[in-house]
RNA sequence: ACUCCGAAAAGGCAAAACCGGCAAAAGCCGGCGGCGCAAAGUCAAGGGUCUACGGUGCUGAAAGAUGCACCACGAUAGCCUGACUACCGAU
Numbered sequence: 001a002c003u004c005c006g007a008a009a010a011g012g013c014a015a016a017a018c019c020g021g022c023a024a025a026a027g028c029c030g031g032c033g034g035c036g037c038a039a040a041g042u043c044a045a046g047g048g049u050c051u052a053c054g055g056u057g058c059u060g061a062a063a064g065a066u067g068c069a070c071c072a073c074g075a076u077a078g079c080c081u082g083a084c085u086a087c088c089g090a091u
Stems, first nucleotide, its partner, number of pairs: 005089002012037002018031005035078001041084003045081003048076003054071005
């Protein structure tokens, strides 16, 4: 110095709830708050999961309303795999 590993130390991030905003929704942003996290830093590449404005089909009265099913181009990195980067240094 590098890799593995995660004791100690210095710190870091921030779940749910609540408040405000954005979005059709999932969800996201900010405040507050800490459930937890050694990558809970970044990236939607693969898989999974969530949502369905919109599209397709069905239902329905000939043209409806409503409802149902399917489809991400949406979301989720604190679901997993993967990629990139990174503080400290006991075993």
Molecule: c-di-GMP-I riboswitch aptamer
Organism: Anaerolineaceae bacterium